[in-house]
Molecule: transfer RNA
Organism: Centruroides sculpturatus
RNA sequence: GGGGGGUUAGCUCAAUUGGCUAGAGCACCUGAUUUGCACUCAGGAGGUUGUGGGUUCAAGUCCCAUACCCUCCA
Numbered sequence: 001g002g003g004g005g006g007u008u009a010g011c012u013c014a015a016u017u018g019g020c021u022a023g024a025g026c027a028c029c030u031g032a033u034u035u036g037c038a039c040u041c042a043g044g045a046g047g048u049u050g051u052g053g054g055u056u057c058a059a060g061u062c063c064c065a066u067a068c069c070c071u072c073c074a
Base pairs, nucleotide, nucleotide: 001073002072003071004070005069006068007067010026011025012024013023019057028044029043030042031041032040050066051065052064053063054062
């Protein structure tokens, strides 16, 4: 320098051919339960989908540029 893959909640990951309000587990907060803690149960908060543009009625998804990580080639 070139090819491929990845980047979504604090962490690990989903999201079908572009289409209903972007979800799950763990963690966090509140309540119930307990003498108390843990476990369990119920509820809640938390997101500029790496960044910047473009296409579209509509973009996490498609296109362009760019940053970072992994891997292969040179």